[in-house]
């Protein structure tokens, strides 16, 4: 160098023909308990990698860039 995937919360990941971004651990709070863990009940947390275009409306659709992965050479 070209190809082709993959990028969402602290980690793991969901989200179909574009329409309010959801879960699970994990964090915090309250209950429980002599105390801790477990169990239970509740709260926050994401400008969907990044800059643009398209659209009334973009996590999804086009392009560009950057960051990892495969493959060729």
């Nucleotide at each position: 160098g070209c190809a082709c995937c993959u990028g969402u919360a602290g980690c793991u990941u969901a989200a179909u023909u574009g329409g309010c971004a959801g879960a699970g651990c994990a964090a915090c709070u309250c209950a429980c308990u002599c105390c801790u863990a477990a169990c239970g009940a509740g709260u926050a947390g994401a400008u969907u990698g990044u800059c643009g275009g398209u659209u009334c409306g973009a996590u999804u659709c086009c392009g560009g860039c950057c960051a990892g992965g495969u493959g060729c050479g």

The RNA shown here (transfer RNA) has 73 nucleotides and comes from a bacterium. It matches the Rfam family "tRNA". By type it is a transfer RNA.